[in-house]
Molecule: transfer RNA
Organism: bacterium
RNA sequence: GGGCGGAUAGUUCAGUGGGAGAACGCCUGCUUCACGCGCAGGAGGCCGCAGGUUCAAAUCCUGUUCCGCCUA
Numbered sequence: 001g002g003g004c005g006g007a008u009a010g011u012u013c014a015g016u017g018g019g020a021g022a023a024c025g026c027c028u029g030c031u032u033c034a035c036g037c038g039c040a041g042g043a044g045g046c047c048g049c050a051g052g053u054u055c056a057a058a059u060c061c062u063g064u065u066c067c068g069c070c071u072a
Stems, first nucleotide, its partner, number of pairs: 001071007010024004018055001026042005048064005
């Protein structure tokens, strides 16, 4: 240099055009002498970035940044 995969909540990951989600973590309450477990509720995201297509984009297209793998 060329090719492929990945980037979504604090972490690990789902989500193939119309409601952004799960588990763990965090906070509050209940429970307990207390902690933990358990139960109930809550906060936290503008989906790596920019542009395009579309009535509508995390999702499709183009470029680009970073990470990983393959190849020369």